[in-house]
Context: one part of a larger RNA
RNA sequence: UUGGGCGUAAAGGAUACGUAGUUGGAAGACUAAAUUUCAAUUUAAAAUUAGUAUUUUAUUUACUAAAUGAUUGUUAAACUAGUUUUCUAGAGUUUAGAAGAAGGUUAUAGAAUUUUAAAUGUAACAGUAAAAUGUUUUAAUAUUUAAAGGAAUCUCAAAAGCGAAAGCAGUAAUCUAUUUUAAAACUGACAUUGAGGUAUUAAAGUGUGGGUAGCAAAAGGGAUUAGAUACCCCUGUAGUCCAUACCCUGAACUAUGAGUGCAAAUUUUUUGGCAACUAGAAAUACAGUUAACGCGUUUAGCACUCCGCCUGGGAACUAUGAUCGCAAGAUUAAAACUC
Repeated sequence: UUGGGCGUAAAGGAUACGUAGUUGGAAGACUAAAUUUCAAUUUAAAAUUAGUAUUUUAUUUACUAAAUGAUUGUUAAACUAGUUUUCUAGAGUUUAGAAGAAGGUUAUAGAAUUUUAAAUGUAACAGUAAAAUGUUUUAAUAUUUAAAGGAAUCUCAAAAGCGAAAGCAGUAAUCUAUUUUAAAACUGACAUUGAGGUAUUAAAGUGUGGGUAGCAAAAGGGAUUAGAUACCCCUGUAGUCCAUACCCUGAACUAUGAGUGCAAAUUUUUUGGCAACUAGAAAUACAGUUAACGCGUUUAGCACUCCGCCUGGGAACUAUGAUCGCAAGAUUAAAACUC
């Protein structure tokens, strides 16, 4: 390489869009590139395969033919391909509804924590397994009133919903996008996948400028302990929040790539529909499948198309080089050696 695989054994790219490329619906006409038929030429010999001869047989030896490729001509038009005409089942557009924590911006609401001021009031509060550090007669904790400021949105709430994924939850307005249902109209294969590429990408982290209530890496103190650079307690700075620019990773998981067709049912649930049903979300389960567990119309079933990836463990999500990055680091990615 062929082959065999990728839920859990090695293996699905974090996600989408999309270039090249790959694959691709129905009917007709033409061409004959590829393909097919036949013929000629050519393809050093040997070797290979088959046959014949010699030999009692086998081996051996000799001879003949074939095999494969190429060129030229010829032939067929089912399939592939090209050109062209038409179609509507794929795909898309329009119309009328429906849905949602989908995204952006702005405004706004009520609880609670904290702080500040004032009032009432007096000796404790806080914390723990127990304590202590800590706060407090300069009046704390508690209760009441007023104010400030930041962050997050109780109930509803759900195996619920939406989004490509990351993810998304108070309320209102506005801008943007999406999905889905119904019936018709329109376009007429415009489709699928997608190497490179582009965009998005939790948390942490980085630059600049703001903000800082609560929480809280680091740091300080108190305990515990043989020690305690921890677990527990008291403080507490980055950070967490906003704007903007980077970083580009994750058990980014359904550990399950995307698309299409086909293949028993039952129950629950969300949108639409009178219903049948349609598009989702779940639970059982037949066939089938699987090494088993399990999966099972949302497939890990039966098939097809395209991409990505795997090939014993460790060394090694490493070294080196290259690219990217302000840095942290990221991406790509070996070998010696060893079992």
Overview
A computed fold for a 339-nucleotide part of an RNA from Rhodymenia intricata, annotated as small-subunit ribosomal RNA, central domain. Taxonomically the source falls in Rhodymenia (Eukaryota, Rhodophyta, Florideophyceae, Rhodymeniales). The coordinates come from a structure-prediction model, not an experiment, and the mean pLDDT is 86.